[in-house]
Context: one part of a larger RNA
């Protein structure tokens, strides 16, 4: 000098854009943050112009694996980059084929009944795009035979045996369902290289390293298991310890390099702590389930309920970080044929000089160089064209009016906002630090090694340009200084 998610002191007019718990991954009152579909289904209630419409709890479908948060853990194929083969994929797109015949239940509901509650239990009734059985299946998958093909596989052809489907609705416009092939996008897996410090950590390892076989997975593989072999890693730093999410980037620097990883974007990990699976195309699942633990709450003491590292907000910690706001109008997401519903994602508003940028606090003119202050050699000098008085202007702010773009066929939270027009009136708007040298800027008074200053050198013990005040001056300016951190 530059930078900052900064803080503190003094001061503070306006706007635009951005940013705002870096500490306790501490504990959380309250509200909201994931629902939707009646064009799958039965029932209850309300309404009806008797066609129907609305609504409620259920069965059923899709979604709750996205979006949002945090950085605890992780030194790792976690991330970055470049490759790879043994895979899966709901919704979407394109192609081929199909959608036949039957059956029995369970909620809701009714009755009875247990419990303080949470929540149940027994009996009975019922529908479906819920569930089950059968049929078909050329395609697909699995097994076997023959042939082709190749260095060997892969692969192709043919024969044969086996396996697997379905859901219909309707307002007749459509749209579903099942099997299969390909695509798109997505996901899982493997490998090369790179990725902090410590040797005052030198040896580490028994599913360990490899093989055969089997199991398991969507899939390769000690992933798991049985048997066999005795290997594998390591001074090119294994193992252990400490620290840490990684990257695009950010910052500094002429660069090389150093430091860093807030905001935004990609990946990863986590969701009170630890463990586990279920469902599903996808999770071992933040606002799902089960078990254990700590904590909090309710209880009729038998038993139950909960998880803000979602958005606000509270306590606590801290030098320190905001509203228990508005709207789904836009963009996007879920569901739905749609109308639409939901959406603390998002878009906006509120608070904060936290930062960057822009603007203003007036302009011209004005010498009796006024008064006052300060200094003085008492003549004067300086503050100083500064003020007053004179002539103007009206940005910003204030008052009144008009009033958008963003979204149009219609729909605007922002918002009567931005912008435009008119009005009044210099009117409402300047501070902070410094002045011994480094370093731009000097005198007087007070104090007297005291009180104090200080980044370094150093000032102060009676003439202090270094302390405190004043006048004057220098610097920056809605900021200015100090502290901290990085280069």
């Nucleotide at each position: 000098g530059a930078a900052c998610g900064a803080a503190c002191g003094c001061u503070g007019g306006c706007g635009g854009c951005a940013g705002g718990c870096c500490u306790a991954a501490c504990a959380c009152a309250u509200g909201c943050a994931a629902g939707u579909c009646g064009a799958g289904c039965g029932c209850g209630c309300c309404u009806u112009u008797c066609g129907g419409g609305g609504u409620g709890a259920g069965c059923g479908g899709c979604g709750g694996a996205c979006g949002g948060g945090u950085g605890a853990g992780u030194a790792a194929c976690g991330c970055g980059u470049g490759g790879g083969a043994a895979u899966u994929u709901g919704c979407c797109c394109a192609g081929g084929g199909g959608u036949c015949c039957g059956g029995g239940a369970c909620a809701a509901c009714u009755c009875a009944u247990g419990g303080a509650a949470a929540c149940g239990u027994g009996a009975g009734c019922u529908a479906a795009u819920a569930c089950c059985g059968g049929a078909u299946g050329a395609a697909g998958c699995c097994g076997g035979g023959a042939g082709g093909g190749u260095g060997g596989u892969a692969c192709c052809u043919u024969c044969u045996g086996g396996c697997c489907a379905a859901a219909g609705a309707u307002u007749u416009a459509u749209u579903g369902c099942c099997c299969u092939u390909g695509g798109a996008g997505a996901a899982g897996c493997c490998c090369g290289c790179g990725u902090u410090g410590g040797a005052u950590u030198a040896g580490c390892u028994u599913g360990u390293u490899g093989g055969u076989g089997a199991g398991g997975u969507a899939a390769u593989g000690g992933c798991u298991c049985a048997c066999c072999a005795a290997g594998g890693c390591g001074a090119c730093g294994a193992u252990c310890c400490a620290u840490a999410g990684c990257u695009g980037g950010u910052u500094u620097g002429a660069g090389a390099g150093g430091a860093u990883g807030a905001u935004c974007a990609g990946c990863c990990a986590c969701a009170c702590u630890g463990g586990g699976a279920c469902u599903g195309a996808g999770a071992c699942a933040c606002g799902g389930c089960c078990c254990a633990g700590a904590c909090u709450c309710c209880u009729a003491c038998g038993g139950g309920a909960g998880g803000c590292a979602g958005c606000a907000g509270u306590g606590g910690g801290g030098a320190a970080u905001a509203u228990u706001g508005g709207a789904c109008a836009a963009u996007g997401g879920g569901c739905g044929c749609a109308a639409g519903c939901c959406u603390g994602a998002u878009c906006c508003a509120g608070c904060c000089a936290u930062g960057c940028c822009g603007c203003g606090u007036g302009a011209g003119g004005g010498a009796a160089g006024a008064a006052g202050g300060c200094c003085u050699u008492a003549g004067g000098g300086u503050u100083g064209u500064a003020a007053a008085g004179c002539u103007c202007u009206u940005u910003c702010g204030c008052c009144g009016g008009u009033g958008a773009c963003g979204a149009u066929a219609a729909u605007g939270a922002c918002g009567g906002u931005a912008a435009c027009c008119g009005g009044a009136g210099a009117a409402g708007a300047a501070g902070c630090c410094c002045c011994g040298g480094c370093u731009a800027a000097c005198u007087c008074c007070g104090u007297g090694c005291c009180a104090g200053c200080a980044g370094c050198c150093g000032c102060g013990g009676u003439a202090a340009u270094a302390c405190g005040g004043a006048g004057g001056g220098g610097g920056c300016u809605a900021g200015c200084g100090u502290u901290g951190u990085u280069c």
About this RNA: A computed fold for a 487-nucleotide part of an RNA from an uncultured bacterium, annotated as small-subunit ribosomal RNA, 5' domain. Model confidence (mean pLDDT): 86 of 100. The full RNA is in RNAcentral, with records from Greengenes.